[in-house]
Context: one part of a larger RNA
Molecule: small-subunit ribosomal RNA, 3' major domain
Organism: uncultured bacterium
RNA sequence: UGACGGGGGCCCGCACAAGCGGUGGAGUAUGUGGCUCAAUUCGAUGCAACGCGAAGAACCUUACCUGGCCUUGACAUGCAUCUCUAAGCUGGUGAAAGCCAGUGAGUCCCGAAAGGGACAAUUUGCACAGGUGCUGCAUGGCUGUCGUCAGCUCGUGUCAUGAGAUGUUGGGUUAAGUCCCGCAACGAGCGCAACCCCUGUCCCAUGUUGCCAGCGUGAAAGACGGGGACUCAUGGGAGACUGCCGGUGACAAAUCGGAGGAAGGUGGGGAUGACGUCAAGUCAGCAUGACCCUUAUGCCUAGGGCUACACACGUGCUACAUUGGCCGGUACAAAGGGCUGCAAACCCGCGAGGGGGAGCGAAUCCCAAAAAACCGGUCCCGGUUCGGAUUGGAGGCUGAAACUCGCCUCCAUGAAGGCGGAGUUGCUAGUAAUCGCGAAUCAGCAACGUCGCGGUGAUACGUUCCCGGGUCUUGCACA
Numbered sequence: 001u002g003a004c005g006g007g008g009g010c011c012c013g014c015a016c017a018a019g020c021g022g023u024g025g026a027g028u029a030u031g032u033g034g035c036u037c038a039a040u041u042c043g044a045u046g047c048a049a050c051g052c053g054a055a056g057a058a059c060c061u062u063a064c065c066u067g068g069c070c071u072u073g074a075c076a077u078g079c080a081u082c083u084c085u086a087a088g089c090u091g092g093u094g095a096a097a098g099c100c101a102g103u104g105a106g107u108c109c110c111g112a113a114a115g116g117g118a119c120a121a122u123u124u125g126c127a128c129a130g131g132u133g134c135u136g137c138a139u140g141g142c143u144g145u146c147g148u149c150a151g152c153u154c155g156u157g158u159c160a161u162g163a164g165a166u167g168u169u170g171g172g173u174u175a176a177g178u179c180c181c182g183c184a185a186c187g188a189g190c191g192c193a194a195c196c197c198c199u200g201u202c203c204c205a206u207g208u209u210g211c212c213a214g215c216g217u218g219a220a221a222g223a224c225g226g227g228g229a230c231u232c233a234u235g236g237g238a239g240a241c242u243g244c245c246g247g248u249g250a251c252a253a254a255u256c257g258g259a260g261g262a263a264g265g266u267g268g269g270g271a272u273g274a275c276g277u278c279a280a281g282u283c284a285g286c287a288u289g290a291c292c293c294u295u296a297u298g299c300c301u302a303g304g305g306c307u308a309c310a311c312a313c314g315u316g317c318u319a320c321a322u323u324g325g326c327c328g329g330u331a332c333a334a335a336g337g338g339c340u341g342c343a344a345a346c347c348c349g350c351g352a353g354g355g356g357g358a359g360c361g362a363a364u365c366c367c368a369a370a371a372a373a374c375c376g377g378u379c380c381c382g383g384u385u386c387g388g389a390u391u392g393g394a395g396g397c398u399g400a401a402a403c404u405c406g407c408c409u410c411c412a413u414g415a416a417g418g419c420g421g422a423g424u425u426g427c428u429a430g431u432a433a434u435c436g437c438g439a440a441u442c443a444g445c446a447a448c449g450u451c452g453c454g455g456u457g458a459u460a461c462g463u464u465c466c467c468g469g470g471u472c473u474u475g476c477a478c479a
Base pairs, nucleotide, nucleotide: 001479002478004475005474007473008472009471010470011469012468013467015463016462019427020426021425022424023423026318027317028316029315030314031313032312033311034309042053043052064304065303066302067301068300070298073128077127078126079125080124083121088103089102090101091100092099093098106119107118108117109116110115130293131292133291135289139287140286141282142281143280144278146276151190152189153188154187155186156185157166158165159164170181171180172179196270197269198268199267201238202237203236204235205234206233207232211227212226215225216224217223241264244258245257246256247255248254320420324379325378326377327376328375329374336367337366338365341360342359346355347354348353386417391412392411393410394409395408396407397406433456434455435454436453437452438451439450
């Protein structure tokens, strides 16, 4: 000087408290451990691994296993060599890959021709290719974490024999090393804040594919004439700064209350992550040193496996019902996607779906039905008209192909489950809870995941304690 203390002071955080909803019990989806297996490929392992890499494992992917093949190779460059042979096509064999046999038109230049040369390709040989083999404790790059915590440093000066200190401590204050005052310090840098994006109010401009107040047409529909007012869209601006008033305060910084205002003291959300820590993670995204393999640890191929199943754990979904289930009617979103695409009307089917093909590269057309809500009816506390697992049968779709191992529909079947022990977890506002909608990946889909979007919409207002963090101080047998 740090680190540490079941030392102390001050301060903060869904840390606790006050609440609301979960999880831990059931069924199931998914990940992991274990066990099994020819293989169940590999990595991730307290917080910070476990719906994680994987935003799509039937084949492919695929790295694993078994069998069958290839050996200058699936891929790159160069040298030499061979021939006119290549690509393609045909036949045999084979599960395919491969192996064997046959057929087979090249391009350009020189030259009258004969012929010669060059290019491409093939054969063979050699350099080499190749490796998801090993080491993340050899590395780059990227990332997690403490933590969006308020810290981390430097120059010069000064102090100290020196390591170092000072500044950065102190008194206030702040979300903040934020600002003010004081001070042997005076300044500066990386962080904080601001500048950036979205959102909340208003103004200006422009009105099509958007809008419709007033006028006209129309049975009706912004459907038409028309209109730019409004909504909205797209640009550009205004607005918030403790600016104003009062109290408190050291006359400061600031803080409390108020006015005006769409918004008030960082308005709300995002992006943004200091010096460093964990030899944290990743050699399987990529790159890369060293090591290792080279008729195999490389390459191709068929089938299988990654989907196994006494069990254990994590994360979800669906429930256990009446604030409900079922049936009928009626209403209101936002944000997205669409040409190998989205697909309307109409017809067929109980349905999944099939036929059909208008329109749309989309403010125009389509996906598209929002759902909870509301209105009416029915059920009446029962393992039930709750719950839907499981199983049987019949179908649909995608795709060469759904046996291992896809999703969906219909009929039948109807399991556990009576709100869950110790414990544990999320959340303070348009948040929790609850309700649906969309997208990426993608032929299809194991999505109940993830990332977005809107609808309805609560409870709490303190710092004694637990946990984590910041700061000052103290002790110290640690560095």